RNA sequence: GCGGAAGGCCGGGCGGCCGCUUGCCAUUGGCGAGAGGAAAGUCCGGACUCACCGAAGCACCGGUGCCGGGUAACGCCCGGGCAGGGCAACCUGACGGAAAGCGCCACAGAAAACAGACCGCUGUCGCACCGGAGGUGCGCCAAUGGAGACUGCGGCAGUAAGGGUGAAACGGUGGAGUAAGAGCCCACCGGGGGGCUGGCAACAGCGCCCGCAUGGCAAGCCCCACCGGGAGCAAUGCCGAAUAGGGAUCGUAGGCGCCUUCGGGCGCAGGGCUGCUUCGGCCUUGGCGAUCCGGGUUGGCAGCUAGAGCCGCGUGGCAACGCGCGGCCCAGAGGAAUGGUCGUCUGAGGGCGGGGAAACCCUCCCAAGAACAGAAUCCGGCUUACAGGCCUUCCGCGCAU
Numbered sequence: 001g002c003g004g005a006a007g008g009c010c011g012g013g014c015g016g017c018c019g020c021u022u023g024c025c026a027u028u029g030g031c032g033a034g035a036g037g038a039a040a041g042u043c044c045g046g047a048c049u050c051a052c053c054g055a056a057g058c059a060c061c062g063g064u065g066c067c068g069g070g071u072a073a074c075g076c077c078c079g080g081g082c083a084g085g086g087c088a089a090c091c092u093g094a095c096g097g098a099a100a101g102c103g104c105c106a107c108a109g110a111a112a113a114c115a116g117a118c119c120g121c122u123g124u125c126g127c128a129c130c131g132g133a134g135g136u137g138c139g140c141c142a143a144u145g146g147a148g149a150c151u152g153c154g155g156c157a158g159u160a161a162g163g164g165u166g167a168a169a170c171g172g173u174g175g176a177g178u179a180a181g182a183g184c185c186c187a188c189c190g191g192g193g194g195g196c197u198g199g200c201a202a203c204a205g206c207g208c209c210c211g212c213a214u215g216g217c218a219a220g221c222c223c224c225a226c227c228g229g230g231a232g233c234a235a236u237g238c239c240g241a242a243u244a245g246g247g248a249u250c251g252u253a254g255g256c257g258c259c260u261u262c263g264g265g266c267g268c269a270g271g272g273c274u275g276c277u278u279c280g281g282c283c284u285u286g287g288c289g290a291u292c293c294g295g296g297u298u299g300g301c302a303g304c305u306a307g308a309g310c311c312g313c314g315u316g317g318c319a320a321c322g323c324g325c326g327g328c329c330c331a332g333a334g335g336a337a338u339g340g341u342c343g344u345c346u347g348a349g350g351g352c353g354g355g356g357a358a359a360c361c362c363u364c365c366c367a368a369g370a371a372c373a374g375a376a377u378c379c380g381g382c383u384u385a386c387a388g389g390c391c392u393u394c395c396g397c398g399c400a401u
Base pairs, nucleotide, nucleotide: 001397002396003395004394005393006392007391008390009389010388012345013344014343015342016341017340018339020034021033022032023031024030025029036372040383041382043381044380045379046378047377048232049231050230052229053280054279055278056277057276058275061228062227063226064225065224066080067079068078069077070076081095082093083092084091085090096223097222101221102220103217104216105215118163119162120159121158122157123156124155125154126153127152128151134141135140171189172188173187174186175185190212191210192209193208195206196205197204198203236302237301238300239299246293247292248291249290250289251288252287255268256267257266258265259264270284271283272282273281309328310327311326312325313324314323315322316321349366350365351364353362354361355360
């Protein structure tokens, strides 16, 4: 200097005037505050609310999935391990189990889970061709009535090393051996079993024994371990509001005790609140079910912002984060507020000119006409969007000293 990787910040500042929302004071006004790093997606986890009752257990359903930590919790974060990508810095991982079971692997190929011979290779027999005297199992055979070898075709036997097909072919490389081959045998790798060492662990290293039948997919069902109620601020609560704490019909149950002014009242049973059970609790006491008629409900107040909050310093920890001390209060609308204008600073970006091989540098001018994008109960995360600029650290390449 170029290229790459990881992390962080900014994405307007200051002041005046007018305007908007809100808190407090007590008032024809004063003081203070007023959208984000993602406010977005609604994907996770919570706080909070609910007689949708609570707790426990079971069932169904769903989620997570290497190890160790952090956290209120998580599918998040930190550290580590292993696997893959990359020269590397780094990045990614839906990372438990295929010997519990079921299922799938199209087409091609001989064959796709315990298989198999398409092309081949070897041996033997027969025939053909060539050729002209050997061959052998030591017994013989041949000897112009034709030996053996090479080559071609066919039958039988052996083979799975080589080639082909495919995403993947029942271990790989090398050697020895064989008629040709094969873990048939050997060395190493791989696989199975066991031990020792290091580590909390996931795992890593070392060594011993065994030629050792064994693919893939679980982001197919499934098995294993762990976790989990549902709905959501349109939750929920209060006030107000009703010819009306309403009326009619049908069906079912309509029991017991006490009191009684004989109308009824109280308690129990019964019924309901939950997919089932147990314990507890609540509602109902003319219960339960079905159908029809009809009144009110479109209002107001609360929930509503002081928090698992933010900032600074110290301290423990590799870190995530924890602890201690001190400081601060930073929107709360209710169809939804923060805008307009003036001045000034900076200038992403652009223009003219000059220097320079280029990258780029310098003077001047224009310029906030500068990305993605607006809170709605509130937090912790993840994911997605983002013009441009700046800072820190690391890796690779080139050059100079």
Molecule: Bacterial RNase P class A
Organism: Mameliella sediminis